[in-house]
Bacterial RNase P class A from Erythrobacter sp., 383 nucleotides, folded computationally. Its mean pLDDT, the model's own confidence on a scale to 100, is 78.
């Protein structure tokens, strides 16, 4: 230099001028000064957790969810470090839902002759059994009976591989390696790793993100969670006060008057007539305001342990809290990119991601123009 690998930042800057939300001081106000005002993801709301309420007497067991090689970290976690084990890559490195398939049920589509009590489609053999040539014998032919699982051939998979012997042709059938299993030992906290010894009836293909089994952990529901506040209005509830057309009767009810509909008028005929917008007081709801509310598993810098995830010592700093919801316009100069133009110094024009807090928080995951920096591997060159 070229190719790649792993890991971190950054996300315009400065100034001025109007604004907008908190806060602090000043002011009687109005207002003025001073200081602070989004993100690395604030996002999805997927996991873990404070904090609040609500339920719980304590274990356990059942149901339901979850997690799953091992050690460490951590308030916890499904996160993170560090290690193993498997597969990928020359290599830096990278994946892995990585417990169990001899506890048990269950699948294994299509092709295929067979998919798990293995099977025989093409094929190989026909030593021995048969049959036929030719026969002195020996031999030769079929492919009947069978035999075999090497080889094709289906599939993701076909019941260990590789190579010799060996057979009629093969086969763990015999035997080297390789792998598997049993057993016991070494190192290690373990996961695992290493080597020894016997096993060829070598004994069991996958799939558990299929039921199941096996260990471990989990109450519910959220800041619209939970408190406070109290003024009108509307209702509810007690209590006192006013009040019930006249007469009769304790009341029921009757008599007589009064209204109101039947178009109006007379008459009938049907119906209606007790509450108060009067006091005090009580308790609850609907809007509304406070409050939870940001100082916290806080950041920043340094030393100590630790491989590191992190922990501890010190010392320094305050860094949104709004509620239809602020965090913004605009100018001017620098800064980057892209285009013309100019020999060049430079002019002109364009352009600049993904997104926005709504109780904290410690993780994941997803989204992002562009710019920078650290380590590592491979090759190629050159001194």
């Nucleotide at each position: 230099c070229c190719a790649g690998g792993a890991g971190g930042c950054u996300g315009g800057g400065c100034a001025g001028c109007c604004g907008c939300g908190g806060g602090u001081g000043c002011g009687u106000a109005a207002g003025c000064a001073c200081g602070c005002g989004a993100g690395g993801a604030a996002a999805g709301u997927c996991c873990g957790g404070g904090c609040u309420c609500c339920a719980c007497g304590a274990a356990g067991u059942a149901a339901g969810g979850g997690u799953g090689g091992c050690g460490g970290g951590u308030a916890a976690c499904g996160c993170c470090c560090g290690c193993c084990g498997u597969g990928g890559g020359c290599a830096a490195c990278c994946a892995c839902a990585g417990g169990g398939a001899a506890a048990g049920u269950g699948c294994c589509a299509c092709a295929g002759a067979g998919a798990g009590u293995a099977u025989a489609c093409c094929g190989c053999c026909g030593a021995u059994g048969g049959c036929c040539c030719c026969u002195a014998a020996a031999g030769g032919g079929c492919a009947c009976a069978g035999g075999c699982a090497c080889g094709g051939g289906u599939g993701a998979a076909a019941g260990g591989g590789u190579g010799c012997g060996g057979u009629a042709a093969g086969a763990g059938c015999g035997c080297a390696c390789c792998g598997g299993g049993g057993c016991g030992u070494u190192g290690g906290u373990a996961a695992c790793a290493g080597g020894g010894c016997c096993c060829g009836u070598c004994a069991u293909g996958g799939c558990a993100a299929a039921c199941c089994c096996c260990a471990c952990c989990c109450g519910g529901a959220g800041c619209a969670a939970g408190g406070c506040c109290g003024a009108a209005u509307a209702g509810g509830g007690a209590u006192c006060c006013c009040g019930c057309g006249c007469c009769a009767g304790a009341a029921a009810u009757g008599g007589c008057a009064g209204g109101a509909a039947c178009g109006c008028u007379u008459c009938g005929u049907u119906c209606c007539g007790a509450g108060g917008a009067g006091g005090u007081c009580c308790g609850g709801g609907u809007u509304g305001g406070c409050u939870g509310c940001u100082g916290g598993a806080g950041c920043g810098g340094u030393c100590u342990g630790g491989c590191a995830a992190c922990a501890g010592g010190c010392c320094g700093c305050c860094u949104a809290g709004a509620u239809g919801a602020a965090u913004g316009g605009u100018u001017g100069c620098c800064g980057c990119c892209c285009g013309u133009c100019g020999c060049a110094a430079g002019a002109c024009g364009g352009g600049a991601a993904c997104a926005g807090a709504a109780c904290c928080c410690g993780g994941c995951u997803u989204a992002c123009a562009g710019g920078c920096c650290u380590c590592c591997u491979g090759g190629c060159a050159u001194c």